[in-house]
Molecule: SAM riboswitch aptamer (S box leader)
Organism: Thermoactinomyces daqus
RNA sequence: UUCUUAUCAAGAGUGGUUGAGGGACUGGCCCGAUGAAGCCCGGCAACCGUUUUGCCCGUAUGGGCAAACAAGGUGCUAAUUCCUGCAGUGCAUCUGGCACUGAGAGAUAAGAA
Numbered sequence: 001u002u003c004u005u006a007u008c009a010a011g012a013g014u015g016g017u018u019g020a021g022g023g024a025c026u027g028g029c030c031c032g033a034u035g036a037a038g039c040c041c042g043g044c045a046a047c048c049g050u051u052u053u054g055c056c057c058g059u060a061u062g063g064g065c066a067a068a069c070a071a072g073g074u075g076c077u078a079a080u081u082c083c084u085g086c087a088g089u090g091c092a093u094c095u096g097g098c099a100c101u102g103a104g105a106g107a108u109a110a111g112a113a
Stems, first nucleotide, its partner, number of pairs: 001113008013041001015040003021031003025085001027083002042077003047073002049069002052067006081105001086102006
């Protein structure tokens, strides 16, 4: 980098450092010197993980489901993935709006090439 699978409506800071950007991209709309991004610390979560307990499957190493935990590997810590872009449906409308569904794109994890 590509592919597969799963998830994306919840959750998380009045901290330190430093100083101008940030929210992937488009168009919007926002956040930011009352301090952006980055880094450190803290926190959240539970994908991988851990262990225990219960049940089930298996001759068995073991596997599945549920519950618990958080030492380790990641991740996350404004706004639904901030909204949107493509397609469909319903309602409204004569200006192009509202709602819903799906796809696409993106993000993260685990596995594979």